[in-house]
Context: one part of a larger RNA
RNA sequence: CGUUGAUUCUUGAGGAGGGUCGUCCCUAGUACGAGAGGACCGGGAUGAACUGACCACUGGUCUACCAGCUGUUCUGCCAAGAGCACUGCUGGGUAGCUAUGUCGGGUUGCGAUAACCGCUGAAAGCAUAUAAGCGGGAAGCGUGCUCCAAGAUUAGGAAUCGUUAUGAGACUCGUAAGAGAUGAUUACGUUGAUAGGCACUAGGUGGAAACGCCGUGAGGUGUGGAGCCGAGGUGUACUAAUAAGUUCAGUUUCUCGUGCGG
Numbered sequence: 001c002g003u004u005g006a007u008u009c010u011u012g013a014g015g016a017g018g019g020u021c022g023u024c025c026c027u028a029g030u031a032c033g034a035g036a037g038g039a040c041c042g043g044g045a046u047g048a049a050c051u052g053a054c055c056a057c058u059g060g061u062c063u064a065c066c067a068g069c070u071g072u073u074c075u076g077c078c079a080a081g082a083g084c085a086c087u088g089c090u091g092g093g094u095a096g097c098u099a100u101g102u103c104g105g106g107u108u109g110c111g112a113u114a115a116c117c118g119c120u121g122a123a124a125g126c127a128u129a130u131a132a133g134c135g136g137g138a139a140g141c142g143u144g145c146u147c148c149a150a151g152a153u154u155a156g157g158a159a160u161c162g163u164u165a166u167g168a169g170a171c172u173c174g175u176a177a178g179a180g181a182u183g184a185u186u187a188c189g190u191u192g193a194u195a196g197g198c199a200c201u202a203g204g205u206g207g208a209a210a211c212g213c214c215g216u217g218a219g220g221u222g223u224g225g226a227g228c229c230g231a232g233g234u235g236u237a238c239u240a241a242u243a244a245g246u247u248c249a250g251u252u253u254c255u256c257g258u259g260c261g262g
Base pairs, nucleotide, nucleotide: 001151005161006160007159008158009157010156014148015147016146017145020048021047022046023045024044025043026042032037050105051104052103053102054101058099059098060097061096065092066091067090068089069088070085071084072083073082074081075080109143110142111141116136117135118134119133169247170246171245172244173189174188175187176186177185194240195239196238197236198235199234200233201232203229204228205227210223211222212221213220214219255262256261
């Protein structure tokens, strides 16, 4: 830009993906074989690699969430803290993201076939799977399974809403994240829980400061699972989503024009 208004839901022409392999058990120590050995067919179990999704579990990370520690500068000093030192170093760690973690997948089936194996059967009184006719037969082919898909310009289909202003819908704008380089996508915009804040809480850290008591002291202990806390959960309009602007289909009327039309 087209598909000749829009919203929602779809059909599937066409395309892509997937299709792997092992071991063990039963059948059965059976068939077979003098023995040694040892099956086809069929059934079951369990894995490898590959692959999709996810974070309840096991772990990883978590650049300032908690605690500990060193040096130094500063907050007048003590105490308590702040800055810097690779995130200063160390021990942990929520959400999120993750694999080595968890769950799933390949199958079966149908159709037409290849090599190959057949039935009936003449030419050619026989024979012959072929000449007419009819079957079986593969990890392969077409489907079936998963995904994309009407620019499939043959541009499909259905339902609903809207068409002159009482206009469906869309965009700009704003608050954001299940999204993200920017666009885009998605949620919400006061008829509101979209984000922040606040309250409570899951969870993390691990016992704050201050004071009391004990100890000569380092320190210990009580108040007290304390204090502090990013992303998680529930709630709550306190703050900000205010106000506003743009666009949009056909119809009718009027007017100009011989007419297409404007």
The part of an RNA shown here (large-subunit ribosomal RNA, domain VI) has 262 nucleotides and comes from Candidatus Kaiserbacteria bacterium CG10_big_fil_rev_8_21_14_0_10_56_12. The sequence was found in a public genome assembly. Model confidence (mean pLDDT): 83 of 100.